A computed fold for a 487-nucleotide part of an RNA from an uncultured prokaryote, annotated as small-subunit ribosomal RNA, 5' domain. The full RNA is in RNAcentral, with records from ENA.
[in-house]
Context: one part of a larger RNA
RNA sequence: GAACGAACGCUGGCGGCAUGCCUAACACAUGCAAGUCGAACGAAGGCCCGGAGCUUGCUCCGGUUACCUUAGUGGCGGACGGGUGAGUAACGCGUGGGGAUUUACCCAGCAGUACGGAAUAACCACGGGAAACUGUGGCUAAUACCGCAUACGCCCUUCGGGGGAAAGAUUUAUCGCUGUUGGAUGAGCCCGCGUCGGAUUAGCUAGUUGGUGGGGUAACGGCCCACCAAGGCGACGAUCCGUAGCUGGUCUGAGAGGAUGAUCAGCCACACUGGGACUGAGACACGGCCCAGACUCCUACGGGAGGCAGCAGUGGGGAAUAUUGGACAAUGGGGGCAACCCUGAUCCAGCAAUGCCGCGUGAGUGAAGAAGGCCUUAGGGUUGUAAAACUCUUUCACCGGGGAAGAUAAUGACGGUACCCGGAGAAGAAGCCCCGGCCAACUCCGUGCCAGCAGCCGCGGUAAUACGGAGGGGGCUAGCGUUGUUC
Numbered sequence: 001g002a003a004c005g006a007a008c009g010c011u012g013g014c015g016g017c018a019u020g021c022c023u024a025a026c027a028c029a030u031g032c033a034a035g036u037c038g039a040a041c042g043a044a045g046g047c048c049c050g051g052a053g054c055u056u057g058c059u060c061c062g063g064u065u066a067c068c069u070u071a072g073u074g075g076c077g078g079a080c081g082g083g084u085g086a087g088u089a090a091c092g093c094g095u096g097g098g099g100a101u102u103u104a105c106c107c108a109g110c111a112g113u114a115c116g117g118a119a120u121a122a123c124c125a126c127g128g129g130a131a132a133c134u135g136u137g138g139c140u141a142a143u144a145c146c147g148c149a150u151a152c153g154c155c156c157u158u159c160g161g162g163g164g165a166a167a168g169a170u171u172u173a174u175c176g177c178u179g180u181u182g183g184a185u186g187a188g189c190c191c192g193c194g195u196c197g198g199a200u201u202a203g204c205u206a207g208u209u210g211g212u213g214g215g216g217u218a219a220c221g222g223c224c225c226a227c228c229a230a231g232g233c234g235a236c237g238a239u240c241c242g243u244a245g246c247u248g249g250u251c252u253g254a255g256a257g258g259a260u261g262a263u264c265a266g267c268c269a270c271a272c273u274g275g276g277a278c279u280g281a282g283a284c285a286c287g288g289c290c291c292a293g294a295c296u297c298c299u300a301c302g303g304g305a306g307g308c309a310g311c312a313g314u315g316g317g318g319a320a321u322a323u324u325g326g327a328c329a330a331u332g333g334g335g336g337c338a339a340c341c342c343u344g345a346u347c348c349a350g351c352a353a354u355g356c357c358g359c360g361u362g363a364g365u366g367a368a369g370a371a372g373g374c375c376u377u378a379g380g381g382u383u384g385u386a387a388a389a390c391u392c393u394u395u396c397a398c399c400g401g402g403g404a405a406g407a408u409a410a411u412g413a414c415g416g417u418a419c420c421c422g423g424a425g426a427a428g429a430a431g432c433c434c435c436g437g438c439c440a441a442c443u444c445c446g447u448g449c450c451a452g453c454a455g456c457c458g459c460g461g462u463a464a465u466a467c468g469g470a471g472g473g474g475g476c477u478a479g480c481g482u483u484g485u486u487c
Base pairs, nucleotide, nucleotide: 001487002486003485004484006483007482008481009480010479013359014358015357016356017355018354019352020351021317026315027314028313030312031311032310035076036075037074040073041072043070044069045068046067048063049062050061051060052059053058054057083270084269085268092195093194094193095192096191097190098189101187102186106183107182108181109180110179111178112177113176115147116146117145123138124137125136126135127134128133154163155162156161168175169174170173196242197241198240203233204232205231208230209229210228211227212226213225214224215223245267246266247265248264249260250259251258252257272293273292274291275290276289295306296305297304298303323349325348326347327346331345332343333342334341335340362392363391364390365389372383373382374381375380396428398423399422400421401420402419406414431476432475433474434473435472436457437456438455442471443470444469445468446467452459453458
């Protein structure tokens, strides 16, 4: 000198764009953050229509399909999106390759979608329990479940053969369903190279290293197991200890390099702590399940409920970091044929000079060089064209009127916002640090090694340009200084 997710002190007019718990991966009240489909299914209720009863606006019975609402079965989605950086020195990440794999929805091709069956929730009845919830019996449907038939291509094969599928719905035009091939996309796996400090860590290793045979997986593999061999790694730093998410990037620097990894983007890991699997195309699953633990809450003491490192918000910690806001209008995501529903993703608004950028706080004329202040050699000098005064202007802010684009026919949270027009009036808008040298800017008074200053050198003990005040001056400016950190 530059930089910052900064903080602190003094000060503070406006706008645009960004950014905003770096600390306790501490604990969390409350609300919201993942649903959707009635064009898969049975049912109940509402609405509507008809009839009956009279208590004249209620009850009962029947029907209808158009509509509405749903708890339940079923499908798809809850593996994305959002958060955090605890762990991890590792094929985790970066980069370049590889082959033994899988991939729901999507695209393209080929072929098919036949015949049957048994249940079960909802519901009803009777129970248990304070609750959470739950037991027994009975009825019922399906795109839920099962059997059988068929099989171009598919799988296995000793090449003889063996095995394997489907589901329907409706507004009749579509949406589906099954098998298989290819693609696209996503994912898993392996390898070369690179990736912090410590040798006051020198030896480490028994599934350890390799083989054979098996098991397991979507898939290769000590991934796991049995047997066999005795290997494997290490001074080119193994092992151990400490620290740390990695990268694109960011800051600095002429560069080489050094430091760093907030926001944005890619990858990884985690979801109260530890462990486990289930379902599924995909998880060993943040707002799923089970077990154990700590903690909090409810309880009728028998037993139960919970997990903000989602968005807000609270306590706590801290020098320190925001609203319990609006909208799905746009972009995108999930479901649905669609209408549409959901979406704290997102888009916006609110708060903060936290940063960057822009603008304003007036302009011109104006010497009697006014008054006042300060200094003085008492003549004057300086503040100073500065003020006043006169003549103008109206950016921003304010008041009134109009008023978008963003949306493709409709739909605009933002928002009566941006912007435009008109109006009034210099009117509402300047501070902070410094002035001994480094370093730009000097005098007076007070103080008297005191009070104090200080980044370094150093100032202060009676004439202090270095302390405190004043006048004057210098620098930057809605900021200015200080502290911290990096180069």